[in-house]
RNA sequence: CUUAUCGAGAGCGGCGGAGGGACUGGCCCGACGAUGCCGCAGCAACCGGCUCCUCACGGAGUUGGUGCUAACUCCUGCAAGAUCCUUCGAUUGAAGGCUCUUGGAAGAUAAG
Numbered sequence: 001c002u003u004a005u006c007g008a009g010a011g012c013g014g015c016g017g018a019g020g021g022a023c024u025g026g027c028c029c030g031a032c033g034a035u036g037c038c039g040c041a042g043c044a045a046c047c048g049g050c051u052c053c054u055c056a057c058g059g060a061g062u063u064g065g066u067g068c069u070a071a072c073u074c075c076u077g078c079a080a081g082a083u084c085c086u087u088c089g090a091u092u093g094a095a096g097g098c099u100c101u102u103g104g105a106a107g108a109u110a111a112g
Stems, first nucleotide, its partner, number of pairs: 001112006011040005019029003023077001025075002041069003046065008073106001078103005084097005
């Protein structure tokens, strides 16, 4: 850089001692010890191997390489659309806000 996926799933112990959830704005987690590191356990099924089923596509199991085990990628950012609300103007308009939908951006993981 390209492609695919991202509303599911899965935690205990030890070390350690202050920030952490990528960034923005929120909202959360954290001395009842978070984040992180290590061990064990588990989840999942992207890639490789093996076995079985299938005419085949494909599927199931197992094993290895990763990955993951707070909150939808925690929400959000950019664009478009819909309902409703507020203000101004008032014939159809303009600005702002809540919620929702779609696409995108950014990020994460896998494979190349």
Predicted 3D model of a 112-nucleotide RNA (SAM riboswitch aptamer (S box leader)) from a soil metagenome.
Its mean pLDDT, the model's own confidence on a scale to 100, is 86.
The RNAcentral record of the sequence draws on MGnify.
Rfam family: SAM riboswitch aptamer (S box leader). Gene Ontology term of the family: regulation of gene expression. Rfam's curators write: The SAM riboswitch is found upstream of a number of genes which code for proteins involved in methionine or cysteine biosynthesis in Gram-positive bacteria.